[in-house]
RNA sequence: GGGCUCGUAGUAUAGUGGCAAUACGCGACAUUCGCAAUGUCGAAACCUGGGUUCAAUUCCCGGCGAGUCCA
Numbered sequence: 001g002g003g004c005u006c007g008u009a010g011u012a013u014a015g016u017g018g019c020a021a022u023a024c025g026c027g028a029c030a031u032u033c034g035c036a037a038u039g040u041c042g043a044a045a046c047c048u049g050g051g052u053u054c055a056a057u058u059c060c061c062g063g064c065g066a067g068u069c070c071a
Stems, first nucleotide, its partner, number of pairs: 001070007010024004018054001026042005047063005
């Protein structure tokens, strides 16, 4: 330098045009003499700039970053 794959809560993954989900973690409450465990509730995310579309996390292009292969 080039090819391919990927980028979603703090972490690990779903989701693939219309409403962003689950687990762990975090906070509050209940329970306990207290802690843990358990239960209920809650906060928290689509890498970035354009394009297509009535509507984009999703499709297309560029940029940035990560991984992998080639040179």